[in-house]
RNA sequence: UGGGUCGGCAAGACGGUCGCGUCGUGCAGCAAUGCACGACGAGGAACGUCCGGGCUCCACAGGGCAGGGCGGUGGGUAACACCCACCCGGAGCAAUCCGCGAGAAAGUGCAACAGAAAGUAGACCGCCACUGGUGCGUUGAUUUAUUGACGGGCCAGGGGUAAGGGUGAAACGGUGGUGUAAGAGACCACCAGCGGCGCGAGUGAUCGUGUCGGCUAGGUAAACCUCGUCCGGAGCAAGAUCAACAGGGAACGCCAAGGCUGCCCGCCGAGUUCCUGGGUAGAUCGCUAGAGGGCUGCGGCAACGUAGCUCGUAGAUAGAUGGCCGUCCAAGGUGCGAGAGCACUGGGACAGAACCCGGCGUAUCAGCCGGCCCAUUCA
Numbered sequence: 001u002g003g004g005u006c007g008g009c010a011a012g013a014c015g016g017u018c019g020c021g022u023c024g025u026g027c028a029g030c031a032a033u034g035c036a037c038g039a040c041g042a043g044g045a046a047c048g049u050c051c052g053g054g055c056u057c058c059a060c061a062g063g064g065c066a067g068g069g070c071g072g073u074g075g076g077u078a079a080c081a082c083c084c085a086c087c088c089g090g091a092g093c094a095a096u097c098c099g100c101g102a103g104a105a106a107g108u109g110c111a112a113c114a115g116a117a118a119g120u121a122g123a124c125c126g127c128c129a130c131u132g133g134u135g136c137g138u139u140g141a142u143u144u145a146u147u148g149a150c151g152g153g154c155c156a157g158g159g160g161u162a163a164g165g166g167u168g169a170a171a172c173g174g175u176g177g178u179g180u181a182a183g184a185g186a187c188c189a190c191c192a193g194c195g196g197c198g199c200g201a202g203u204g205a206u207c208g209u210g211u212c213g214g215c216u217a218g219g220u221a222a223a224c225c226u227c228g229u230c231c232g233g234a235g236c237a238a239g240a241u242c243a244a245c246a247g248g249g250a251a252c253g254c255c256a257a258g259g260c261u262g263c264c265c266g267c268c269g270a271g272u273u274c275c276u277g278g279g280u281a282g283a284u285c286g287c288u289a290g291a292g293g294g295c296u297g298c299g300g301c302a303a304c305g306u307a308g309c310u311c312g313u314a315g316a317u318a319g320a321u322g323g324c325c326g327u328c329c330a331a332g333g334u335g336c337g338a339g340a341g342c343a344c345u346g347g348g349a350c351a352g353a354a355c356c357c358g359g360c361g362u363a364u365c366a367g368c369c370g371g372c373c374c375a376u377u378c379a
Stems, first nucleotide, its partner, number of pairs: 001375009012328007020041009043350001047361002050359005055235004067231005072086005087101001088099004102226002107224002109220002124165002126161003130157005136151007173191006192216001194213008239285004247276006258268003292311008332345005
């Protein structure tokens, strides 16, 4: 210098102005509320709501079944499907990355296309001997056109063979030899792999090694299944407190105005009380200081833990957090310039709280910084 890989930062800045929400103070108002001033007012993902917890209510003797999550080992944590370290396998020269990492010699199932055959497999081509037929060649015999023997070819048949070809993601260990008609772990040597029993290292997954065995056991469990382990349900519209109006019904004697109606009965009925509507609408709380952030020390490889110091204002409820203007800033574009640069223009993603936290996943314009690896050049 170029390429790669891993991690981090940031998410335009400042000012003015007009608005919006919450809170505080003051004024006005019986109150609801209004006005003025001041303070504060989204994110790295506030998102998806996929996991795990806190919190709340309901349920709950104990055990089992069903259903669901998880699955190398050890640790971290409130907990997890997350994180850290390691192991195994795979990719890469490397840094590093990837694996939804239990069990396929318990059972059942499945496997597109191609291929003869896809699993106690399989004979398409090829290879091999045998049987039958048919020519040819050599040779023997004699009855001279018949027959015998040998060799090699072709056709057919039922067989053997998994060494070779071909198909496939995958075809029942590899190399060499013995063997055989041809072949084959059929047998042998070495190697790879598997299982049993040991020994050594490690907390462990696992690794190394010795010996024995039969000689080889394919894939798939985000297929059923088996093993181990964990799991009660619903969610802030949880839940708690206060608590209406209208409408409907009933009662009303000394205490029901009034109307029909001058009086009595009767009917209607303002009003009062009770029931219903309904513990509904609405209001308040829950509500934001919490497993919180930062720095330093200590323990730990690390995740993380712990001690001290320190920091600190969203809280709406149909849902506020926005618009405009000015100056500056980065990308981009145009022009000028030999260049450095200057001028003009221009524009800034994904997205937006709704009880709170820990994760994961996904989206993200244009950038900046650092560690490590590889290549090249120079000293």
Molecule: Bacterial RNase P class A
Organism: Terrimesophilobacter sp.